[in-house]
RNA sequence: AGAGUUUGAUCCUGGCUCAGGAUGAACGCUGGCGGCGUGCCUAACACAUGCAAGUCGAACGCUGAGUAAAUAGUGCUUGCACUAUCUACUUGGAGUGGCGGACGGGUGAGUAACGCGUGGGUAAUCUGCCCUGUACAGGGGAAUAACUGUGAGAAAUCAUGGCUAAUACCGCAUAAUAACUAUUUACCGCAUGGUGAAUAGAGGAAAGAUUUAUCGGUACAGGAGGAGCCCGCGUCUGAUUAGCUAGUUGGUGGGGUAAGAGCCUACCAAGGCAAUGAUCAGUAGCCGGCCUGAGAGGGUGACCGGCCACAUUGGGACUGAGACACGGCCCAAACUCCUACGGGAGGCAGCAGUGGGGAAUAUUGCACAAUGGGGGAAACCCUGAUGCAGCAACGCCGCGUGAAGGAAGAAGGUUUUCGGAUCGUAAACUUCUAUCGAUGGGGAAGAAAAAAAUGACGGUACCCAAGUAAGAAGCCCCGGCUAACUACGUGCCAGCAGCCGCGGUAAUACGUAGGGGGCAAGCGUUAUCCGGAAUUACUGGGUGUAAAGGGUGAGUAGGCGGAUUAGUAAGCCAUAUGUGAAAACUCAGGGCUUAACUUUGAGAUUGCAUAAGGAACUGUUAAUCUAGAGUACAGGAGAGGUAAGUGGAAUUCCUAGUGUAGCGGUGAAAUGCGUAGAUAUUAGGAGGAACACCAGUGGCGAAGGCGACUUACUGGACUGAAACUGACGCUGAGGCACGAAAGCGUGGGUAGCGAACAGGAUUAGAUACCCUGGUAGUCCACGCUGUAAACGAUGAGUGCUAGGUGUGGGGGAGAGAUCCUCGGUGCCGCAGCAAACGCAAUAAGCACUCCACCUGGGGAGUACGGCCGCAAGGUUGAAACUCAAAGGAAUUGACGGGGGCCCGCACAAGCGGUGGAGCAUGUGGUUUAAUUCGAAGCAACGCGAAGAACCUUACCAAGGCUUGACAUACCAUUGAUGGGUGCAGAGAUGCACCGUUCUACGGACAAUGGAUACAGGUGGUGCAUGGUUGUCGUCAGCUCGUGUCGUGAGAUGUUGGGUUAAGUCCCGCAACGAGCGCAACCCUUAUUUUUAGUAGCCAGCGGGUAGUGCCGGGCACACUAGAAAGACUGCCGUGGAUAACACGGAGGAAGGUGGGGAUGACGUCAAAUCAUCAUGCCCCUUAUGUCUUGGGCUACACACGUGCUACAAUGGCAGGUACAGAGAGAAGCGAAGGGGUGACCUGGAGCAAAGCUCAAAAAAGCUGCCACAGUUCGGAUUGUAGUCUGCAACUCGACUACAUGAAGCUGGAAUCGCUAGUAAUCGCAAAUCAGCAUGUUGCGGUGAAUACGUUCCCGGGCCUUGUACACACCGCCCGUCACACCAUGGGAGUUGGUAGCGCCCAACGUCUGUGACCUAACCGAAAGGAAGGAGCAGCCUAAGGCGAGACCAGUGACUGGGGUGAAGUCGUAACAAGGUAGCCGUAUCGGAAGGUGCGGCUG
Repeated sequence: AGAGUUUGAUCCUGGCUCAGGAUGAACGCUGGCGGCGUGCCUAACACAUGCAAGUCGAACGCUGAGUAAAUAGUGCUUGCACUAUCUACUUGGAGUGGCGGACGGGUGAGUAACGCGUGGGUAAUCUGCCCUGUACAGGGGAAUAACUGUGAGAAAUCAUGGCUAAUACCGCAUAAUAACUAUUUACCGCAUGGUGAAUAGAGGAAAGAUUUAUCGGUACAGGAGGAGCCCGCGUCUGAUUAGCUAGUUGGUGGGGUAAGAGCCUACCAAGGCAAUGAUCAGUAGCCGGCCUGAGAGGGUGACCGGCCACAUUGGGACUGAGACACGGCCCAAACUCCUACGGGAGGCAGCAGUGGGGAAUAUUGCACAAUGGGGGAAACCCUGAUGCAGCAACGCCGCGUGAAGGAAGAAGGUUUUCGGAUCGUAAACUUCUAUCGAUGGGGAAGAAAAAAAUGACGGUACCCAAGUAAGAAGCCCCGGCUAACUACGUGCCAGCAGCCGCGGUAAUACGUAGGGGGCAAGCGUUAUCCGGAAUUACUGGGUGUAAAGGGUGAGUAGGCGGAUUAGUAAGCCAUAUGUGAAAACUCAGGGCUUAACUUUGAGAUUGCAUAAGGAACUGUUAAUCUAGAGUACAGGAGAGGUAAGUGGAAUUCCUAGUGUAGCGGUGAAAUGCGUAGAUAUUAGGAGGAACACCAGUGGCGAAGGCGACUUACUGGACUGAAACUGACGCUGAGGCACGAAAGCGUGGGUAGCGAACAGGAUUAGAUACCCUGGUAGUCCACGCUGUAAACGAUGAGUGCUAGGUGUGGGGGAGAGAUCCUCGGUGCCGCAGCAAACGCAAUAAGCACUCCACCUGGGGAGUACGGCCGCAAGGUUGAAACUCAAAGGAAUUGACGGGGGCCCGCACAAGCGGUGGAGCAUGUGGUUUAAUUCGAAGCAACGCGAAGAACCUUACCAAGGCUUGACAUACCAUUGAUGGGUGCAGAGAUGCACCGUUCUACGGACAAUGGAUACAGGUGGUGCAUGGUUGUCGUCAGCUCGUGUCGUGAGAUGUUGGGUUAAGUCCCGCAACGAGCGCAACCCUUAUUUUUAGUAGCCAGCGGGUAGUGCCGGGCACACUAGAAAGACUGCCGUGGAUAACACGGAGGAAGGUGGGGAUGACGUCAAAUCAUCAUGCCCCUUAUGUCUUGGGCUACACACGUGCUACAAUGGCAGGUACAGAGAGAAGCGAAGGGGUGACCUGGAGCAAAGCUCAAAAAAGCUGCCACAGUUCGGAUUGUAGUCUGCAACUCGACUACAUGAAGCUGGAAUCGCUAGUAAUCGCAAAUCAGCAUGUUGCGGUGAAUACGUUCCCGGGCCUUGUACACACCGCCCGUCACACCAUGGGAGUUGGUAGCGCCCAACGUCUGUGACCUAACCGAAAGGAAGGAGCAGCCUAAGGCGAGACCAGUGACUGGGGUGAAGUCGUAACAAGGUAGCCGUAUCGGAAGGUGCGGCUG
C1' cells in the first nucleotide's frame, strides 16, 4: 500500500465483499510448564447458611468466675479444709455514657441534568476528629437504665412499684477580641457591599479520669483537609415532536436555610423560553482513559483512578460536624418466613455460596504477617478493606517437547507414463545434553530508623545433586482474492461457500487419503468496534448525460461584501503566570535470569483562565471618496402586459337559384349522406373560433409564455452624455407572488376539432392503430388547483482567460469601401476541463460569495402522520424485506417490418417440371414377437445402402456353447487337421466308422483336454475425442509486423474516388509492408505444327474378293499419345484523370478469367458420424459375447419428399433404313449357326482386348394406318402358362407370352430447375451384383426460347445509422391471472405498558395553631409561674380510588398492495422507424400489458 465482483471486451460512477488491529468474550477440536493480570456484559431476579462495625473499665453503676491477702466463724489432727465479709488483680455479661456505624466495600436502575468535564465565583456559606495560638474550668441539683418485685403475651416485646452512678441531664456564678443593636470614623471593592477602629447596651460556658507520665473539657481566632451553593463553555438521536410555561417571569412585604434564590407564602405586574431547536419522545451514568486511525476523526466507558446516583418499590423525617443514612428509625406496597391466628420478623447492587436467567463468568479457602481504617492513654480488639492461596489457555509474556551424525535413500504409505517419484536424514542406529516435569538435599528477602518478639503466603521463590530422550503437538487451510496439488469416492445428489462461485461421470472448490502451506499450547469459527471507505469528503467528494439545480421571481432573517485615513482591540499573533489530579501514553534509565509486569526522571497533556503587549488582516467607531449600485436628462427597437373596438380569408349551418345520381371515405371497403334532390356551383345571411403570406437558430418577457389591425393605460431592457446620491451591494432558509396543458365550481358560449361513447372495417381476438358520427372539453367572466422531458435535463452574482464568422438593436469615425464600440442572439475553434460524449467569453475553464440538492438498485415518491385542496390530488416523506448489482459514455460484433451502393437463375423475361393419376423408392405415423440402427429446415427423406429371398443382419422367437466364433502366453495328451460314409436332429450339434502329417529326430505344426491372464460387445456417451464430411460459399473476404491515434476496449492499414468476376487493379490518404484466400501454375476440351505409325487409317500406286484395308505398300489424311506453338488488352481508335479500366475494331481456330474440372481462407452451426475405422471413460462377462433354424427389416387406415410412366396426332403402331461416344470382360464377355411367339436354350469361334465380344444405339429421317375417342392413348391390377439365377424365389426376385385393361383428357393454393452445346428430348455404358434399378455415376445424339431491367421476394458483400441484443431477434422484455412462501399497511376491536392532567380519600412525618389534660430539676413561703409534653385541629403529602384524553407495544376475522419462486395461463406494451416514434404531466376508458384526448420534450 491494496484486491475481487456489473461487460463479449473497455473506461467511469457506484454499492457489496476480503486481506489488518482489538475484545471482561462465547463455541468446536486440542492441551506440557511458569510469571503477571482478568473473570455475571443476561434477571437493579429471588435468596438458605456463615462472616462483612465495632471499640473504650484511664467516663459509670451492677453482676458472674478465678487468683491473692486480711478479718470473723466452723470442723479440729494446729496446720489444713470449708463458709461469710472486705480489699486488690485478671476475666466474662448485659446496661448507662463517649467516639465510630455519613469511611471503607457493592452496583449502574434512574438521570440529557450545573449530573459530569473544564475554568471561575462565594463581598451568600458550614466544617467533628487533626495542627497553631489565647483564655477558662467556681459552686450546686434532680433523675434514670441496669438491678429487684409484680403483671400481660405463643413470641417479639410491653406495662408498672422500688433502689442507684457518671465525662448522661438541669439551673446558678464568672468572661469577651465571638454574635446582636445603636452611633462615629479610616481604607478598599465590579454592584449589593467588605475590612478595620472607637463608645454604649443587653446577654450565653465547661468534666472529669488516672498507674501522676499524661489524656480529656469550654470559649474565641487562625490553618489544613472536607463539604454546600452559583456562573461561562462543552456534553446523543428524532421537526413524521413547533409552540411551551400560572409559582410560570419579575417586584414588594413576610417566612425559611449553614448559606443566595419563587426555596415557601400574601399581594401587584404580565412576563419568561423557542428555528443558534423550546416543549415532547427515545436512548444513556459522566470523565481520566481504552480500541482503531498517518492524522483529523470514529467507536467505547470492563479492570485501575475521580465525580454522581442508588441500596426490595415509593414516601418521610429523627440523630448528628456530616445522612434524609446498604448491614439505623417510621409509614405504605409487593414478596418470603414464624405464629397458640391475637400478632410478629426480613431485605447479599458487602465476601463466599444457592436457585433462576443465559452462549457465558470462579472457593460457603487462609491471615490480619504487611498496607490502610475504627475505637482505645496503651496493651490490644475489630476489619470478606486488604495481603495471599484455590478454579478457568480468558488475555499478555517467557520456556520446553531434544541436539549432532546417519543412504541400503530400509520397511510401509501415496502415486505412476511401471522406468520411477515422494514422505525422507525423516526413522532405525551411534554419540551428546538435561531447560521443564518427577526424586533427594539446602533455603530466603518481604520485618519496621534502641533491643526482643512477630510470616497467612510457604518449606514458596531460589540454589545444589544424581539420573533417564525417558512424560510433553495440535489446529486451520491448499479454485481466485491468498502462501500451499495429486489420487480415489460421489454425480446439480450428498454437500461447500467471506465475495466471485463449485457439484449434472475424468471436481486442484464436496467427502477421504497422501503430500504441501500457515500459526503454534494453541488453532479456527461466531459476535462486536475501528480501519481499508476520499463510501457523509473540516483535513478530503460531488450535482449537462452516472444519484443530485428548487418551475420562476421580488424579498425577510442570516451569510458575504469597493477605496482612503484615524481610533479601538472582539477575532488574530507572540510572551508570562496559574491550572490541565494520579495512573495511562512517549523518551531515557532502574528492579525481577529475560519479557510481560513494575518503578524513577523528563516530555506530552494540542484545553481553559488571567496579566501586560502588537495592530497587518477581519470586526467595530468616526471622517472622506467614486470605479460597484442607483436617480435625473436625450434617443430609438420590440408577438412585453391589461382593457375596449374593428377587419378580411376559410370551415360549418340556414334561405333561394342552377343541376342530376351519386357523394364521401380507404391499402381495399363499409357504416354515413343522397331522387323528400345530396355532392358540385351561384347569390344572400347567421354564428363561433383562429389570425395564411410577412416569418428569420429574428424580437420581447423572470419563468410559464407572447403573433391580424387600431386606441387607451402600463412594466422592463438598451444606447448616448456624465449632472446628482455616495456602498445604498450580492445571495437568500422560512414566508409571499406568478406559474403550460389537463382538471374542478358558478354562469355564459359552442363554428371547427374532439377524450368517453356508438357504428363500420382490420384481426385468431382488436376494449387499438384506419373510417363515419359524437358528449364533456377546447372559447369568455370570476374563483380554485400548483403540477410537466416546467429542459440548456446546466441555480444566482462578480472578476479574469487566443481567435474567426453570421445575425437583430443603438452610438462613433470615414467621401466611400470599411473600421471601432456597447449590450443581445447563433455557429466554428485554442488553451484548459471532462469517464467519454463534449463544453469552450452565453464555459461544463481559472477563482470568490450565497442558496438548493445527492450518497447502491428495488420496495417507493409508496405506507403512516402532519399541512394544503370542493374533489382529483399536491407537499413533506420512511421501514421491514430483497438483490450483487442497478447505471453513464464509448468499442467490436450481431440484428432492424433503418438508409445507400453492389452481386447471384434472387426476381423479372422465357422453356420445362413438381403439387392432381397409377406405380417405384425413401421418411413419418400406426402395427408387430421383431418391423435393427443412424440421418431431421435450407444442409434428413432414390440419404449411410455401388443393389435385405438365406448370408448380409446389427432386430425377434426357439434351440445350443462358456477361456469361448477370433488373438497371445502355459501345461498335458494325441497324431492329426482337413476329407468322406451312416444314424438322430429344424439345424447348430452329437454318436459311430473309413482313411490320412513333416523332420536334419532336437523339434515343427495341428487338434483335443485343463487352468489363468484374457478374448468378445453394431452396448452407452459425436455434449469426452482423433480422423472424415456437410454448410454458409468458390462468397471475397480473414489477419499480422512496425508506426501513428485513443486513458482504454480498440482504430488506422482494410475507409474514400474510380474499376473488376475478385481486398482485381489504379489514384488519393498516417500509414508502410507482409501472410492465408482471389488469380495464375495442374487436368480436360477447342486450332495448328512436329515426332511416331500397330491392333488405328487408306489419298495416291499395285493385287484380290460375292463382299469387307482383305493383301502388298504407304503414313498424306483421320485417329491414337508424346512434345511444342497459340491469347498477352499484345495492336489500333474512342472514353477515362496522361491511370486502372471500359467500349469498338483488326487479325485469329479461339478475345478479354475461351468452355468444363480439380482446387474450399479465418471461421460459424457443442452441425453429422463411437454403426467405416481409431479411441478415453462407463457398462455386460454361463451374457449386452458366440453358433444355429425360422421369421423380420418387404407390415398398411393414412401423411410427406424424390422419381418413372402417362394423359396423346410435334403422337401411337407397323415396316424398312442411317449416324455415336464412353466403358466393361476370364468362376468373364460370349460371335456365327440352330431351336423357341418370347424370356431363353443350344453352340462354342474369338478375346486378358485401338485386335474378340457385350453391341441393337435411340430419338431423327422415309412409307403406311389411326382423326380426337378414355381411343390403335395409357398401361396399373389380376388370371394362366413359362424362362433364368440360385441349397432355396411361399412370406419376398427379375423377365417372357397370352388374356384382363384401373386411374388418368395437362393438374388448387403453392413450389422447383435452367442463360448455350445449356434447358428440353433420345438412347448407350459402368459400379454394386449369383439374380434383382424407374436409383446413382458417366457417355454421346438432336438441340431451343429469353434476359427491358434491379422496384419487389430470397441469399450474400461493403459503407453508414439505431439498439435496453452479446446464448447475439429462434434475442431481450412488460403487466394481469393461478399456485407456494416471506415481510409489511389498513382493520370491528382487544390486551398490556409509559408519562402527565383533574377530582376523591389520605398513612408516617415536619411545620403551624391550640393545648381545659399531664409534668423531677429553675423561681416562689405557698398559691402559682417559667418551661415542656400528651391530645386535638390545619396546610402539604406517598400509596390507593375514580375519570377524560395522549403516546407506545402485542394481537385480530377480513382486506390492500409489495417481494421472491422451475419449465404455468393470457396477450406483445418497450428496446430497430419494435412494426401506431418514444417519453412527461393530466383526464378518461379497458382482462392485462395499455389505448385515446390536450399541452410539452428529443433522451